[in-house]
C1' cells in the first nucleotide's frame, strides 16, 4: 500500500404462485439479521394495522377440473455481474 470476503441489486435460465387476488410496490408501529469479531442505517427481512390495485383468453357439454397462450413492476433455486461508513482482524 494492495487484496480477500456481507446483507442486499441488476441480468439471464428453471421450476413454481396468482390471476375467484394472494403476491409486489406505499404510509405508520414494533422486532430482527446483515464481510472473521463488535457494532450500525440511508440498505435488507419478518409481523401487526392503514390506504391503494390488476389481463385475461382458447379449448372442453358446463365447472373453482384437466391443457395451451398470455398477464403480474409474482416466490425460490442457479448462473453472471455490482457490492458495507467505523474499529479491530485475515492474506501479500
Nucleotide at each position: 500500500c494492495a487484496g480477500a470476503g456481507u446483507a442486499g441489486g441488476a441480468c439471464a435460465g428453471a421450476c413454481g404462485c396468482g390471476u375467484u387476488a394472494a403476491g409486489u410496490g406505499c404510509c405508520g408501529g414494533c422486532g430482527g439479521a446483515u464481510g472473521g469479531g463488535a457494532g450500525g442505517u440511508u440498505g435488507c427481512c419478518g409481523c401487526c394495522g392503514g390506504a391503494c390495485g390488476a389481463a385475461g383468453g382458447g379449448u372442453u357439454c358446463c365447472c373453482u377440473u384437466g391443457c395451451c397462450c398470455g398477464c403480474g413492476g409474482u416466490g425460490u433455486c442457479u448462473g453472471u455481474u455490482c457490492g458495507c461508513a467505523u474499529c479491530c482482524g485475515c492474506u501479500g